[in-house]
RNA sequence: AACCCGGACGGGGUCGGAGGAACCACCAGACCAGCGGACGCCACCGCCGCGAGCGGGGCGCCCUCGGGGUGAAGCCGGUCAACAGCCGGCCGGGCCGCCUCUUCGGGCCCGAACCCGACAGCUAACUCCGAA
Numbered sequence: 001a002a003c004c005c006g007g008a009c010g011g012g013g014u015c016g017g018a019g020g021a022a023c024c025a026c027c028a029g030a031c032c033a034g035c036g037g038a039c040g041c042c043a044c045c046g047c048c049g050c051g052a053g054c055g056g057g058g059c060g061c062c063c064u065c066g067g068g069g070u071g072a073a074g075c076c077g078g079u080c081a082a083c084a085g086c087c088g089g090c091c092g093g094g095c096c097g098c099c100u101c102u103u104c105g106g107g108c109c110c111g112a113a114c115c116c117g118a119c120a121g122c123u124a125a126c127u128c129c130g131a132a
Base pairs, nucleotide, nucleotide: 003013004012005011006009014131015130016129017128018127019126024121036063037062039060040059041058042057044056045055046054047053048051066119067116068115069114070113074090075089076088077087078086079085091111092110093109094108095107096106
């Protein structure tokens, strides 16, 4: 997003969301280094004490405390050594009431869960998912 149409489906339209160039943005003196973890493979590289050694590299696969996405489900502060928890403020969402059109002077409640898998600024073409 919370739909429309038909010949009823892997359909069409519309709408929502994600990925994805250039330009732009971000970053930036240059260069170098660094940029998560387990496991497996390698006629890859370096080192030495020459080993079932140490360190690195490439590829594959799996994972999730980095990062990202859907969603209202976030930000900040206090308490704590820290985390969790609790408290407060802001912000966001839902229901009720009022008006009866919204705003709201109001009342109550919520701020979860899931996904991607080291990767994602924007983004034409293009690709994918969804409209409960």